[in-house]
Context: one part of a larger RNA
RNA sequence: ACAGGGUAAGGGAAAUCGGCAAGUUAGUCCCGUAAGUUCGCAAUAAGGGAUCCCUGAUUUGGUCUUAAAAGCUAAAUCAGGGCGCAGUGACGAAGGGAGUCUAACUGUUUACUAAAAGCAUAGCUGGCUGCUAGAGAGCAAUCUUUUGUACAGCCGGCGACAUCUGCCCAGCAUAGGUAUCCGAAAAUCUGUUUCAACGGGUAUAAGGACCUAUUAGCGGCGGAGGUAACUGUGACCUUCUUAAGCAAGCAUAAUCCAUUGCCAAUUGAUUGUUGGCUUGUGAACGAUGUAAUGAGAUUCCCGCUGUCCCUACCUUGAAACCC
Numbered sequence: 001a002c003a004g005g006g007u008a009a010g011g012g013a014a015a016u017c018g019g020c021a022a023g024u025u026a027g028u029c030c031c032g033u034a035a036g037u038u039c040g041c042a043a044u045a046a047g048g049g050a051u052c053c054c055u056g057a058u059u060u061g062g063u064c065u066u067a068a069a070a071g072c073u074a075a076a077u078c079a080g081g082g083c084g085c086a087g088u089g090a091c092g093a094a095g096g097g098a099g100u101c102u103a104a105c106u107g108u109u110u111a112c113u114a115a116a117a118g119c120a121u122a123g124c125u126g127g128c129u130g131c132u133a134g135a136g137a138g139c140a141a142u143c144u145u146u147u148g149u150a151c152a153g154c155c156g157g158c159g160a161c162a163u164c165u166g167c168c169c170a171g172c173a174u175a176g177g178u179a180u181c182c183g184a185a186a187a188u189c190u191g192u193u194u195c196a197a198c199g200g201g202u203a204u205a206a207g208g209a210c211c212u213a214u215u216a217g218c219g220g221c222g223g224a225g226g227u228a229a230c231u232g233u234g235a236c237c238u239u240c241u242u243a244a245g246c247a248a249g250c251a252u253a254a255u256c257c258a259u260u261g262c263c264a265a266u267u268g269a270u271u272g273u274u275g276g277c278u279u280g281u282g283a284a285c286g287a288u289g290u291a292a293u294g295a296g297a298u299u300c301c302c303g304c305u306g307u308c309c310c311u312a313c314c315u316u317g318a319a320a321c322c323c
Base pairs, nucleotide, nucleotide: 002317003316004315005314006313007312008311010309011308014307019304027051028050029049030048031047036041038160052082053081054080055079056078057077058076059075060074061073062072063071083087095302096301097300098299099298100297101296102294103293107119108118123158124157125156126155127154128153129152134145135144136143137142161289162288163287164286166221167220168219171218172217173214174213175212176211177210180209181208182207187202188201189200190199191198222240223239224238225237226236249281250280261277262276263275264274265273266272
């Protein structure tokens, strides 16, 4: 020097990507307990006090007794006393609080580097299906869903709850319709003197053209110029143009760059965090909120500490060394 354990004056996160690790707290009883809230919670919130031993007394329950007393037993309370630095004396045994993001929650997952914001979920919603159903397995017989029957079964999407979910069917997709048109082989009629081969016509399926519906189907949701009595901005007007031109909500975001955006709060100092602004985003590929929950992500405060200032010492082992 290495590994496990322990102790450190003064300071107390100055260490570090980051309080990682360690430490603090801890059981039980009594008091007390905020914002928020879906009124259930939050909550052991937070924050205080007590706790051991001896003696005596009181009260209540049980047992014993015909009944009572006494005794024994379980608990509660009061008074007096004892010892220690310390009484849940070792063991065992939550550190706490505040803000933001995210997922509603309990659950589940990459056996052997990922436990999560992924998956699932209740709930919402779309499609197919009247049972010899629809969907799935099989060449088939047949089987499963099901010895079920639309309050059911199967296939998708979103994902508790609250407030909501706007406009567009031009494109793609799906479904339906269709006077007319296009549309293959076989069939049929027919041409080349006959056969064959080849060609021409008629009629025609699916499909297409055409029409309609459907966006909680895939998806999409503009530009230019001018304008108010400081300036600025532009409710307003003009024009081009689209299927429709992003309406609500939120916003420098887990949201490309510019970006360490600008203002405020926090600090001695902040590429951090929070609150605003906002040309960005944007509504079941859901939008915005949200109590509770979380070995989720992140910031701050209190407490606490060898993380550090700044190292030192003790102990056990391993190694080394000696025998």